[in-house]
Context: one part of a larger RNA
RNA sequence: GGUCCACGGUGGAUGCCCUGGCACUGGAGCCGAUGAAGGACGCGAUUACCUGCGAAAAGCCCGGGCGAGCUGGAGAUACGCUUUGACCCCGGGAUGUCCGAAUGGGGAAACCCACCCGCUUGCGGGUACCCACCUUGUGUGGGAGGGAACUCAGGGAACUGAAACAUCUCAGUACCUGAAGGAGAAGAAAGAGACAUCGAUUCCCCUAGUAGCGGCGAGCGAACCGGGACGAGCCCAAACCAGAGGGUUUACCCUCUGGGGUUGUAGGACCACUUUUUACGAUUCAGCCACUCAAGUCGAACCCGCUGGAAAGCGGGACCAAAGAGGGUGACAGUCCUGUAGGCGAACGACUGGCUGACGGUAGUGGCACCUGAGUAGGUCGUUGUUCGUGAAACGAUGACUGAAUCCGCGCGGACCACCGCGCAAGGCUAAAUACUCCCAGUGACCGAUAGCGCAUAGUACCGUGAGGGAAAGGUGAAAAGAACCCCGGGAGGGGAGUGAAAGAGAACCUGAAACCGUGGACUU
Numbered sequence: 001g002g003u004c005c006a007c008g009g010u011g012g013a014u015g016c017c018c019u020g021g022c023a024c025u026g027g028a029g030c031c032g033a034u035g036a037a038g039g040a041c042g043c044g045a046u047u048a049c050c051u052g053c054g055a056a057a058a059g060c061c062c063g064g065g066c067g068a069g070c071u072g073g074a075g076a077u078a079c080g081c082u083u084u085g086a087c088c089c090c091g092g093g094a095u096g097u098c099c100g101a102a103u104g105g106g107g108a109a110a111c112c113c114a115c116c117c118g119c120u121u122g123c124g125g126g127u128a129c130c131c132a133c134c135u136u137g138u139g140u141g142g143g144a145g146g147g148a149a150c151u152c153a154g155g156g157a158a159c160u161g162a163a164a165c166a167u168c169u170c171a172g173u174a175c176c177u178g179a180a181g182g183a184g185a186a187g188a189a190a191g192a193g194a195c196a197u198c199g200a201u202u203c204c205c206c207u208a209g210u211a212g213c214g215g216c217g218a219g220c221g222a223a224c225c226g227g228g229a230c231g232a233g234c235c236c237a238a239a240c241c242a243g244a245g246g247g248u249u250u251a252c253c254c255u256c257u258g259g260g261g262u263u264g265u266a267g268g269a270c271c272a273c274u275u276u277u278u279a280c281g282a283u284u285c286a287g288c289c290a291c292u293c294a295a296g297u298c299g300a301a302c303c304c305g306c307u308g309g310a311a312a313g314c315g316g317g318a319c320c321a322a323a324g325a326g327g328g329u330g331a332c333a334g335u336c337c338u339g340u341a342g343g344c345g346a347a348c349g350a351c352u353g354g355c356u357g358a359c360g361g362u363a364g365u366g367g368c369a370c371c372u373g374a375g376u377a378g379g380u381c382g383u384u385g386u387u388c389g390u391g392a393a394a395c396g397a398u399g400a401c402u403g404a405a406u407c408c409g410c411g412c413g414g415a416c417c418a419c420c421g422c423g424c425a426a427g428g429c430u431a432a433a434u435a436c437u438c439c440c441a442g443u444g445a446c447c448g449a450u451a452g453c454g455c456a457u458a459g460u461a462c463c464g465u466g467a468g469g470g471a472a473a474g475g476u477g478a479a480a481a482g483a484a485c486c487c488c489g490g491g492a493g494g495g496g497a498g499u500g501a502a503a504g505a506g507a508a509c510c511u512g513a514a515a516c517c518g519u520g521g522a523c524u525u
Stems, first nucleotide, its partner, number of pairs: 001524009015510001016475002020447002022444006028437002030146002038099003041054003045077002049073002060093006069081002104113003114127006129143005134137001150181001151179005161168001165215001191198002202229004212220002233429003236373001240259008264407001266372003270367005280360002284358007292350002296344003302317005318335002320324001326338003378402008388414001409424005462469002482509001485496004
């Protein structure tokens, strides 16, 4: 020096655990000038952090619930509060510094500097900008900003693929911007389809990787029918009538308001005639009712012995069960606690639904030929959407230039024409079925501390000028009973004593592997 044995140190694997996470399902879904989201600074007897709150500051008032303790996490001492009902929970209100859309002006956010009015130490109120409306007052309303993903719209890549690359693809994706809301968009046919019909929109299945598109390469890729989810239809403009105002070539025009009217087997206006009735309604308001939610509440049934530190274990004998889900209790509890099954429950408040009232709204025939959305439809050029890449390229959209018809009308049915069929553009609104998950709950052949979110909490420490990047770190014990006292030592640390079932559970604390480092011994070189 090596190998082995024994005993240690170090180290923190493994096992066990869960107040943390993950996924899905269900619910719920906007906040804001009445000042949000998010913060700064404060508020405690003592207070660094978190939580709560705001100079009325771990809180104030009222209503409701509960019923014996409370004085947040937090374990300490003190002062206190509470059956005249505290604390806690639910609902409503008060207060709510400063910054922040931030809004009196400024500004390097949480600061600086003003003016006007009222009571006049000091305090309170007001003073930004934009839009709409009119009874024009310096009037009344509204907007602004935030929100994880989801929605729609305006813009809009490249890597990549095509085994290179340019059309093409990636992809209308990522990303930027705007707008809306609990959803959004779409939506009541100038439709789809095929000679038969269907009857707003949305979503799913299928059709179908089909028809097609495509340097016919890579690749892209419908629709109808059918089956489901849901189910809802409406309002203007115009003709015409009335009123008001204005203009004026004085009997016309324009504007506004009210009535009227809303359609494609055309409908409406006007004239004439006949019937006259209440179907129906998604909006708003009021009342009533019901369900649900937001505190709670009732809730069956077990004892003895043994082991043990401890009984829920074991033995014995019982009981309940619409309850043998779960959690806790000194080991494993249907009957100890909390619960569970099953019932009950709200003064004030919220959601949804129903009823009633207000409100809106409801026919037919004939005549007449007044109305039925114009820089529109259509055309040419340039683009674009759709499966459609210019193609035989329709249809929809529209930047430029043009530019109709008016129901004997107009559009469409994939060049175009005819026949036939379908439908009424150029105004608007519209629940549900659908998408998502910041939030709440439930569940799990999901994880269990190098896992699971980055975080058992932290966007912290730390890094970076900055945008930004971004950790590690859990476990004494049933209970602190957290080791009085003595000894060595400056202390750290240790030895006794004591607690405890255990201290080889002693706070560097459950278990405590290996590497690594020792002590003693055996063998060997």
The part of an RNA shown here (large-subunit ribosomal RNA, domain I) has 525 nucleotides and comes from Deinococcus sp. UR1. Rfam family: Bacterial large subunit ribosomal RNA. Its family is annotated with ribosome and structural constituent of ribosome in the Gene Ontology.